[in-house]
Transfer RNA from a Minisyncoccota bacterium, 71 nucleotides, folded computationally. Model confidence (mean pLDDT): 86 of 100. The source organism's lineage runs through Bacteria, Bacillati and Minisyncoccota. Its Rfam family is "tRNA". Rfam classes the family as a transfer RNA. The sequence is in RNAcentral, with records from ENA.
Order: sequence, then C1' cells, then structure tokens
RNA sequence: AGCGGGGUGGAGAAGCAGUAUCUCACGAGGCUCAUAACCUCGGGACCCGGGUGCAAAUCCCGGCCCCGCAA
Repeated sequence: AGCGGGGUGGAGAAGCAGUAUCUCACGAGGCUCAUAACCUCGGGACCCGGGUGCAAAUCCCGGCCCCGCAA
C1' cells in the first nucleotide's frame, strides 16, 4: 500500500433524506432553615472540501484523524 468499523454540544450515545433527540455535566428559577435530592426553564453540536437533489448529519467522491484486521 490493502480491508473493516468510527468522527454529532463539555462528556457519553441515538438519529441513515424532511423540526438535530436523550442521559450526565453547566447556568437560572422553584422547593428547603440550609445543602443534597427532586421539579421547571435555558445556553451549547453534525471532522473538512466538493457533488447529487426541492431538501444532506444521513446518499456519492476526495481528504484528515481514531480503533481493529492483515502484512
């Protein structure tokens, strides 16, 4: 060189064309004498560049990075 899997908020995951979702974390409020727990609300993400398409996280092409197989 080759083959397979993967890259999505701060962390871990789901989503495989049509509103980006969940858990934890973070911030604010509520509750409490107070803290924790609990309840409500909020901020924050699709690896990069092209293509197809009315519409791309999703499909196609190229690149970068991570894991594994083989050598």